[in-house]
Molecule: c-di-GMP-I-GGC riboswitch aptamer
Organism: uncultured bacterium
């Protein structure tokens, strides 16, 4: 560059808990770990959900896409 993820290193953190934002869906933060080889960033299409129905929001830990990346292995 590509492939792979059994194991190590290193990361990430659902549920529940407190705190706070928000009208919600949800989000931050810290506790704690169900799970994650991109569970890391992007709302593009698909799907979901919200609400104050609109040139509106919210899930990247639903799925496909995009753009980027340790470590080991292997070519």
């Nucleotide at each position: 560059u590509g492939c792979u993820g059994c194991a190590a290193a290193g990361g990430c953190a659902a549920a529940c808990c407190g705190g706070g934002a928000g009208c919600g869906a949800u989000c931050c933060c810290g506790g704690g770990a169900c799970g994650c080889a991109a569970a890391g960033c992007c709302a593009c299409a698909g799907a979901c959900c919200u609400c104050c129905u609109g040139a509106a929001g919210g899930u990247a830990g639903c799925u496909g896409g995009g753009c980027u990346g340790c470590c080991a292995g292997c070519c």